A computed fold for a 72-nucleotide RNA from a Pseudomonadota bacterium, annotated as transfer RNA.
The RNAcentral record of the sequence draws on ENA.
The prediction has a mean pLDDT of 80.
[in-house]
RNA sequence: CUCCCUGUAGCUCAACGGAUAGAGCAGCGCCCUUCUAAGGCGAAGAUGAGGGUUCGAUUCCUUCCAGGGAGA
Numbered sequence: 001c002u003c004c005c006u007g008u009a010g011c012u013c014a015a016c017g018g019a020u021a022g023a024g025c026a027g028c029g030c031c032c033u034u035c036u037a038a039g040g041c042g043a044a045g046a047u048g049a050g051g052g053u054u055c056g057a058u059u060c061c062u063u064c065c066a067g068g069g070a071g072a
Stems, first nucleotide, its partner, number of pairs: 001071007010025004018055001028042004048064005
């Protein structure tokens, strides 16, 4: 320098272009327990950034950013 892949919650992963973006673990509150653990209930928490297409974008296109891989 060229090409390919990935980027969603603190972590690990889901989501035919159409639901209020969902789940597990972690953290928080409550219940239970003499206490802790386990268990039950509840709330909070995320689409890497910009632009475009579309009635509608996590999804499609494009530029950039970050990480990984291949080639020179």